[in-house]
RNA sequence: GGCUCCAUAGCUCAGGGGUUAGAGCACUGGUUUUGUAAACCAGGGGUUAUGAGUUCAAAUAUCAUUAGAGCCC
Numbered sequence: 001g002g003c004u005c006c007a008u009a010g011c012u013c014a015g016g017g018g019u020u021a022g023a024g025c026a027c028u029g030g031u032u033u034u035g036u037a038a039a040c041c042a043g044g045g046g047u048u049a050u051g052a053g054u055u056c057a058a059a060u061a062u063c064a065u066u067a068g069a070g071c072c073c
C1' cells in the first nucleotide's frame, strides 16, 4: 500500500427497513435470613463509533472517516 471482518447498556451479544431498541451477567432497592450468599420481585442505565446520502421511514441497505482484528505484498 491492497483486501476482508467487526463497532448496539459497565461486559458478552441479539435485533436482517416500520408501531416504546432487547436478553444474559453485572449494578441499585426490596422480600427472605440472626447475618452473608443463593433464590424471588422491582428498577436504573443507550448520541445503535462519527459524518453524509437514499427512503414516507435507517441500529438495519449505500459511501467516506475513525478505532480494533485478520490476510496478502
Stems, first nucleotide, its partner, number of pairs: 001072005007066001010025004018056001027043005049065004
A computed fold for a 73-nucleotide RNA from Platysternon megacephalum, annotated as transfer RNA.
Its Rfam family is "tRNA". Rfam classes the family as a transfer RNA.
Its mean pLDDT, the model's own confidence on a scale to 100, is 82.
The sequence is in RNAcentral, with records from Rfam.
NCBI's taxonomy places the organism under Eukaryota, Tetrapoda, Sauropsida, Durocryptodira, Platysternon.